[in-house]
A computed fold for a 1515-nucleotide RNA from a metagenome, annotated as small-subunit ribosomal RNA.
Its Rfam family is "Bacterial small subunit ribosomal RNA".
RNA sequence: AGAGUUUGAUCCUGGCUCAGGACGAACGCUGGCGGCGUGCCUAAUACAUGCAAGUCGAACGCACUCUCGUUAGAUUGAAGAAGCUUGCUUCUGAUUGAUAACAUUUGAGUGAGUGGCGGACGGGUGAGUAACACGUGGGUAACCUGCCCUAAAGUGGGGGAUAACAUUUGGAAACAGAUGCUAAUACCGCAUAAAACCUAGCACCGCAUGGUGCAAGGUUGAAAGAUGGUUUCGGCUAUCACUUUAGGAUGGACCCGCGGUGCAUUAGUUAGUUGGUGAGGUAAAGGCUCACCAAGACCGUGAUGCAUAGCCGACCUGAGAGGGUAAUCGGCCACACUGGGACUGAGACACGGCCCAGACUCCUACGGGAGGCAGCAGUAGGGAAUCUUCCACAAUGGACGAAAGUCUGAUGGAGCAACGCCGCGUGAGUGAAGAAGGUUUUCGGAUCGUAAAACUCUGUAGUUGGAGAAGAACGUAUUUGAUAGUAACUGAUCAGGUAGUGACGGUAUCCAACCAGAAAGCCACGGCUAACUACGUGCCAGCAGCCGCGGUAAUACGUAGGUGGCAAGCGUUGUCCGGAUUUAUUGGGCGUAAAGCGAGCGCAGGCGGUUUCUUAAGUCUGAUGUGAAAGCCUUCGGCUCAACCGAAGAAGUGCAUCGGAAACUGGGGAACUUGAGUGCAGAAGAGGACAGUGGAACUCCAUGUGUAGCGGCGAAAUGCGUAGAUAUAUGGAAGAACACCAGUGGCGAAGGCGGCUGUCUGGUCUGUAACUGACGCUGAGGCUCGAAAGCAUGGGUAGCAAACAGGAUUAGAUACCCUGGUAGUCCACGCGGUAAACGAUGGAUGCUCGCUGUUUGCGUCUGACGUAAGCGGCCAAGCGAAAGCGUUAAGCAUCCCACCUGGGGAGUACGCCGGCAACGGUGAAACUCAAAGGAAUUGACGGGGGCCCGCACAAGCGGAGGAACAUGUGGUUUAAUUCGAUGAUACGCGAGGAACCUUACCCGGGCUUGAACUGUAGGCGAACGAUUCAGAGAUGAAGAGGCCCUUCGGGGCGCCUAUGGAGGUGCUGCAUGGUUGUCGUCAGCUCGUGCCGUGAGGUGUCGGCUUAAGUGCCAUAACGAGCGCAACCCUUGUUCGUAGUUGCCAUCGGGUUAUGCCGGGCACUCUGCGAAGACUGCCUCCGUAAGGAGUGAGGAAGGUGGGGAUGACGUCAAAUCAGCACGGCCCUUACGUCCGGGGCUACACACGUGUUACAAUGGCAUGUACAGAAAGCUGGGUGUAUGCAAAUACGCUCGAAUCCCCAAAACAUGUCUCAGUUCGGACUGGGGUCUGCAACCCGACCCCACGAAGCUGGAUUCGCUAGUAAUCGCGCAUCAGCCAUGGCGCGGUGAAUACGUUCCCGGGCCUUGUACACACCGCCCGUCAAGCCAUGAAAGCCGGGGGCGCCUAAAGUCCGUGACCGCGAGGGUCGGCCUAGGGUGAAACCGGUGAUUGGGGCUAAGUCGUAACAAGGUA
Repeated sequence: AGAGUUUGAUCCUGGCUCAGGACGAACGCUGGCGGCGUGCCUAAUACAUGCAAGUCGAACGCACUCUCGUUAGAUUGAAGAAGCUUGCUUCUGAUUGAUAACAUUUGAGUGAGUGGCGGACGGGUGAGUAACACGUGGGUAACCUGCCCUAAAGUGGGGGAUAACAUUUGGAAACAGAUGCUAAUACCGCAUAAAACCUAGCACCGCAUGGUGCAAGGUUGAAAGAUGGUUUCGGCUAUCACUUUAGGAUGGACCCGCGGUGCAUUAGUUAGUUGGUGAGGUAAAGGCUCACCAAGACCGUGAUGCAUAGCCGACCUGAGAGGGUAAUCGGCCACACUGGGACUGAGACACGGCCCAGACUCCUACGGGAGGCAGCAGUAGGGAAUCUUCCACAAUGGACGAAAGUCUGAUGGAGCAACGCCGCGUGAGUGAAGAAGGUUUUCGGAUCGUAAAACUCUGUAGUUGGAGAAGAACGUAUUUGAUAGUAACUGAUCAGGUAGUGACGGUAUCCAACCAGAAAGCCACGGCUAACUACGUGCCAGCAGCCGCGGUAAUACGUAGGUGGCAAGCGUUGUCCGGAUUUAUUGGGCGUAAAGCGAGCGCAGGCGGUUUCUUAAGUCUGAUGUGAAAGCCUUCGGCUCAACCGAAGAAGUGCAUCGGAAACUGGGGAACUUGAGUGCAGAAGAGGACAGUGGAACUCCAUGUGUAGCGGCGAAAUGCGUAGAUAUAUGGAAGAACACCAGUGGCGAAGGCGGCUGUCUGGUCUGUAACUGACGCUGAGGCUCGAAAGCAUGGGUAGCAAACAGGAUUAGAUACCCUGGUAGUCCACGCGGUAAACGAUGGAUGCUCGCUGUUUGCGUCUGACGUAAGCGGCCAAGCGAAAGCGUUAAGCAUCCCACCUGGGGAGUACGCCGGCAACGGUGAAACUCAAAGGAAUUGACGGGGGCCCGCACAAGCGGAGGAACAUGUGGUUUAAUUCGAUGAUACGCGAGGAACCUUACCCGGGCUUGAACUGUAGGCGAACGAUUCAGAGAUGAAGAGGCCCUUCGGGGCGCCUAUGGAGGUGCUGCAUGGUUGUCGUCAGCUCGUGCCGUGAGGUGUCGGCUUAAGUGCCAUAACGAGCGCAACCCUUGUUCGUAGUUGCCAUCGGGUUAUGCCGGGCACUCUGCGAAGACUGCCUCCGUAAGGAGUGAGGAAGGUGGGGAUGACGUCAAAUCAGCACGGCCCUUACGUCCGGGGCUACACACGUGUUACAAUGGCAUGUACAGAAAGCUGGGUGUAUGCAAAUACGCUCGAAUCCCCAAAACAUGUCUCAGUUCGGACUGGGGUCUGCAACCCGACCCCACGAAGCUGGAUUCGCUAGUAAUCGCGCAUCAGCCAUGGCGCGGUGAAUACGUUCCCGGGCCUUGUACACACCGCCCGUCAAGCCAUGAAAGCCGGGGGCGCCUAAAGUCCGUGACCGCGAGGGUCGGCCUAGGGUGAAACCGGUGAUUGGGGCUAAGUCGUAACAAGGUA
């Protein structure tokens, strides 16, 4: 930083999509370790259980336990002494100490209670809240503040209760009551001080109210408390506590400026509402509350309403500006089951307090009670989804306490989770036989791959063992010193020593030993986007972010191998920013792509000419304060690094205050004239309104003339007309519109305005420079005007003419065409308010080369001039995607307004506003598509245009279409009727020859390495078989004879065996080669360089002339070239040269009835070879030239001489896998192969191509002539003979210029005489010939007989332009024969016509239009039918939040209150106001649902038409 996607290609517009980063994430696959973080985003749903707020005995009384003291003392009994029964008795008794009493009682502890402090912090959550809630900066002269700090003063003296406790009553319980006793740092008076208030003063100050200080008179506090020391027992003293005051700090309260959101389809809101006076209330200002008075207050700079939402520091992204977010951490706010309320207190209207109401849950003895995890864990539920009912107060912090200490789910830690970030590892080196194996292959190889194995190392991590922290400082105890140079002690404070304190945790870390061992996956590989092959599948299964893959060779599906990327993760999904300059402030547009309101006037708003003075709001600048910490950034430091953490700095673009500057903008003052306007003098005009008036034409009426038609059309008909039309003449009536002039002429804001005259009236222009002195521009809302059609009322109505009727057209024709015809068109007065209301171009101002036409003025030197305002054309710079615009800008700039943001849905729905209605204005969403679109390019196409060509038409000749037959095809039939070709470009085509064979088809019978081919290995060898039998045959069996070996008995016999593999007319011509058809023998198709264009492309190749021709010439930003054209090739036509056999025979000779038959010759013909000739070369005319013309000359031939071969780039996925070849697939005792028979030859029918005819230009008979080109030994045949003939028999000739070899039409004569015939010959009967193994299905030919249809062919259609058509015969290939009338050739006879290019068909070039590009056999629209989806309406039904009225009203504050209680203070009771909640009523709004209904969207192959795109066939 971009990329993909609209097209055949291009440029642009424009959307969609991708690559990046991020996350409190989730899901799929996988998973080694550690560090640091993070972890209910949903149901502010409900919660079992445990814990989360207590503490103080140094405030107090009581109960209890232990302990100490004194006395008494049951009991225990060391030790000693004495006695002697030497293990017993007696005595003394250290010691133990139950128990009891005493009280002046020591210390420790437990329990509830009184009392104090704390439960307002800490912790959770984000429901509510659009608000002074938050952020930021200010204000309080309008305030409060426990504990803490500083300072001053003080702590005097009294009193009466009460809980606990005891007794007792009620109750299931919770709990409540009664009686009696008692203490205090509990409670209540009194004194004193300060303070506050009131009264009237003084001084000073300020910011309006006011503030501060001083002094004088009236109401208010304490615990003589606790502990320690000491005491002469009276006290004294230290500390703590307490009281008052002043100040500080901290925390809070209120007020204000500014800031941050969506909808106007929410436009009006508000009665305590806004203000005042007075009062009440509060810590405090205030309608905060109340009484009275006034009628205000807010709002387009968005009030009110609805919806959504905790706000911020910050976090993510981004180059930035911005956009998005509001987890963790921090600040503030709000909330604590839902709603209301107060109490206590320094602080609450209070998460783990109280009262009431409601819902829910639990207990209950049914009477009544209890509860609130949005604290930490945890449970259920919800959900895609979020953890342990852990350890510890060791540290930090908090509450209480003098302290020890207690409490602390705050906090510190551990646990779970790859949820995130960071780090480490899964080994390192050597190692080619490039192993095995996998994959692939062109079979050679390639690749996985130094990868593995193998060898040598290392030890992060792991396991085991050992050592082992920092985090600890306090406080306390003890001790030393200082404050303390106080008289002194206790105590206090400070400093030091010693002792002791760790949940984590035997953790981090370190050391040693052991082992490469247990540790790699995920996604992708068509393009974007790095990375490719094989197999499977066959529009199936599936993939896909976009484009899009898949229909038999898928780099896109699935699998495998390989490769790429990332890595303990990898992908997917979701969301946000980016890319997207795709909402554009930075940084977009609006003529044709989306987008200028139809036009003007104009309030608000925005913007605004020149000079000067001033001010300082904007602006610039300096300073100060603030912008919390954390975070980001920079630097440094600490964990081995990093993440993470610490420190310092910077930044925080902001806000406020105080100074300064004065250019610019703004405010104020003064002036100016060029912007704007006025005046004066002129000018043009379909500008507007009203009134009057004119002629032409149409129609109608009347009358005359006049007679059979008129009218209308592509052609007709409807219609009018003998009751007299049309036509014509005269007169009259009525309405509407104004010919010529008339003009890219004029006027107007636009719509629009057209005979003439008058009245009234708006604007514009020119000249002048007298006046005003910025008075201007634009303009949201608003107002006015606004074509046509339409609506309302009343007139009017000639013509025209929706609707309607009739006639035509048509498959239909609710159309186009025709005949009629009503609204309407016209007028008046209203409504409506839209148009492709267009220059598809908003308005204003300034600037920027020119040429030219025209309208109206002015000047003037009368000029081909200058100037002003318009209306047009062409062009420069510049702009633009291009086409184009270009002083009338779409150029360069400024100001203001309107509008746009993909296509469809849709200018639709709903709502609102306007309207009599029709409708108009405003104006969405769901859903759906990946495009829709603009300009230009190349083609193709057009029932577009121009030019040109062709047997294309026309002019002709002969045919086809009707008949019969032949042949091919379709169809049908069949066991099979093998297959292919099937518009032109299939159909007498493959097939140039189906009785068997062919043959591929059917039936039946056989074979299975096979009928044919071949490699390797092995064996064997010289190498077989007449004939017979069975059979339809293939085949099978036998086998004389023959050969080889032999052990002489016999055995073997041809080619065999195995394997690789053969074979296939099976499929795919849409996998292919080759070949072919067609456009088309049409004149085209391209390239190099240059030039033009952003580009696709263009130019060249266009234009003019010419040609058969892109043939050539001229011109020319083109110059050249290639493939085609032409020529070169073959043939034919003329001549010459040469050569003469098999050809020829003029001359010479011979011979024959006759014949080049013979000698001879090569002159001629002819044959072969080789040359020449024709080039518009010559002449005349036309033309620049090319070239054209001429019955031109010459010439055999004249303008390509005739004919052939030759077929550009390409098109039709044209034809052929069945000619051949070939990829892939398929079959392998068969889809191969052999054989017999059948079929390809069928037959209601349809079509194509032909033959023969229908007759006299003829048939028949007889006679007489004249070719060319081919083939020939399994052959061509002559001759002779036989037969009516087909043919046969016997000789002979030719392997060919030698033989075969000869025509028929024609001509001559005769006959037939217009008829189904002496035409025509089908069909059929009979008899034969020939080929062949065989003519039944299924051959040809001959003879005799029979003698069908047919008398020239509808619509339509084919060929042919000269030796052609037509007509006549001859030959050849294939072939035994032949269904050949076919095909390919050959000659004989031998015409007619072409004015011409309007039309039909085909083609070429140029141009034009296009919505086509699969290219008109294109594209495409709408209804209907089917399925699916979302949505509107709808009788209703259900739900919700809020407002209003009325009724009722708990708790509670406040107010009032005679009886009761209390000594009293006071309490209680009752009443009142307000009110949560409840009930009820009438409305509005929102959401859901709803039979049915409306349109919309989407969906390979439905129906009907053909509306649009070409002049789309009616633009």